[in-house]
RNA sequence: AGACGGCCGGGCGGUCGCGGCCUCCGCAAGGGGGUCGAGGAAAGUCCGGGCUCCACGACGACAUGGCGGCGGGUAACGCCCGCCGGGGGCGACCCCAGGGAUAGCGCCACAGAAAGCAAACCUCCUCUCUCCGGAGAGGGAAGGGUGAAAGGGUGGGGUAAGAGCCCACCGCGUGCCUGGCAACAGGGACGGCAUGGCAAGCCCCGCCAGGAGCAAGACCGAAUAGGGACCGUGCGCCCUCCGUAGCCUCGGCGAAGGAGGGCAGGGCUGUCGUAGGCCUGGGCGGUCCGGGUAGGUCGCGAGAACCGUCCCGCGAGGGGCGGUCCAGAGGAAUGAUCGCCGCGUCCGGAGCUUCGGCGCCGGACGGCACAGAACCCGGCUUACAGGCCGUCU
RNA sequence: GCCGCCUUAGCUCAGUUGGUUAGAGCGCCAGAUUGUGGAUCUGGAGGUCGUCCGUUCAAUUCGGACAGGCGGUACCA
Numbered sequence: 001a002g003a004c005g006g007c008c009g010g011g012c013g014g015u016c017g018c019g020g021c022c023u024c025c026g027c028a029a030g031g032g033g034g035u036c037g038a039g040g041a042a043a044g045u046c047c048g049g050g051c052u053c054c055a056c057g058a059c060g061a062c063a064u065g066g067c068g069g070c071g072g073g074u075a076a077c078g079c080c081c082g083c084c085g086g087g088g089g090c091g092a093c094c095c096c097a098g099g100g101a102u103a104g105c106g107c108c109a110c111a112g113a114a115a116g117c118a119a120a121c122c123u124c125c126u127c128u129c130u131c132c133g134g135a136g137a138g139g140g141a142a143g144g145g146u147g148a149a150a151g152g153g154u155g156g157g158g159u160a161a162g163a164g165c166c167c168a169c170c171g172c173g174u175g176c177c178u179g180g181c182a183a184c185a186g187g188g189a190c191g192g193c194a195u196g197g198c199a200a201g202c203c204c205c206g207c208c209a210g211g212a213g214c215a216a217g218a219c220c221g222a223a224u225a226g227g228g229a230c231c232g233u234g235c236g237c238c239c240u241c242c243g244u245a246g247c248c249u250c251g252g253c254g255a256a257g258g259a260g261g262g263c264a265g266g267g268c269u270g271u272c273g274u275a276g277g278c279c280u281g282g283g284c285g286g287u288c289c290g291g292g293u294a295g296g297u298c299g300c301g302a303g304a305a306c307c308g309u310c311c312c313g314c315g316a317g318g319g320g321c322g323g324u325c326c327a328g329a330g331g332a333a334u335g336a337u338c339g340c341c342g343c344g345u346c347c348g349g350a351g352c353u354u355c356g357g358c359g360c361c362g363g364a365c366g367g368c369a370c371a372g373a374a375c376c377c378g379g380c381u382u383a384c385a386g387g388c389c390g391u392c393u
Numbered sequence: 394g395c396c397g398c399c400u401u402a403g404c405u406c407a408g409u410u411g412g413u414u415a416g417a418g419c420g421c422c423a424g425a426u427u428g429u430g431g432a433u434c435u436g437g438a439g440g441u442c443g444u445c446c447g448u449u450c451a452a453u454u455c456g457g458a459c460a461g462g463c464g465g466u467a468c469c470a
Stems, first nucleotide, its partner, number of pairs: 001393008010341007018037008039370001043381002046379005051213004064209005069083005084098001085096004099204002104202002106198003121144002124139006152170006171193001172191003176187004217298004227289007235282001236263007246253003265280005305324008342368001343366007351358002394466007403419004412450001421437005443459005
């Protein structure tokens, strides 16, 4: 100067407060005491589970979505560990959505002669013709040019010029041997090269997946207003009188309500009137029942938990033993302030200086990075002033 | 808290089996017309396609991370 891994992320004390639980006093309201009280990410809600309800005979298939080297870890994962392959770095080390492009379909703009059954613009070579500028026929694909990409690469031989046409090495393909659980690695054989790229385009192969989410869900459950059952009720209209509240010209009027009188719901009883009987709608009153709402209680924290230690494993991790209890609110508590110390920034002073700065003293400011539980857990991702430790280059 | 959706010009929206230059309406600017303004006609400007990383020859489009915004959800249906 860097690489990797782990940890901390203000400390102590005083005063005043806040939430949960326990306990004491008090009829109660409330008060006293004790104890516990945010994070490594509590965040984003991106994956995986627990838990709960719903759906569902079993198995399979299809559809849809996701995952994708191999082996292992795990409750599970898209996470983690080890290894393999590829790429980057002098190195420690880092990065990779890392199956299949001879199963099929599709796309490859512009440029370029040609972009997927390859093709031939310039150039190269041979032949013929020629007005000597070139033109035509043929060979070839090495060179030029276009492009992200032009049908193996480099070198040599060969040829009229050329070409896997031939050879060596590399690459590629096929099958074999050895090692490895495997991915794969190494070796030698054959093939003269066919098979461009894109699957974070459709797709194929293998594997995984039922849906919703604690506002899930369970229990208790008012008041009021609906619903239902039963019982009672001449419940309505008119007139007269009285009359509370209120109004007014102060003597009356007069909602509500009360008293008296008259008439009185619908249907049936053949019709009409009267009297009676039966049934019945609605209203009112009473008793009871049921669903929901408000509200309350649970779900709700002893756990895939943490700490120490031993054993197994390269490791992720697993197992044994011992110890600890560590927030549970329900719109949300975990705070405020003061003092000292630490840290950072700025200012001043004297000093040192390799003129970059450095430490010392004093003062001011910041109250100190990111952030803050809301059912819980395992991961990932993102944010994070500053500091500490270890290993390595 | 949980769940879902969106982000393209000043505003409201199209768009793209990934390709040469991303469009429309309203708005804005300039000119014409008019005595002036409006309306109308003509022309023009204006875009990191929310940001970053990746896949690809090539990304507004495909994938991921992040940011911002909107909506739904409290007994059953």
Molecule: RNase P RNA; transfer RNA
Organism: uncultured Phenylobacterium sp.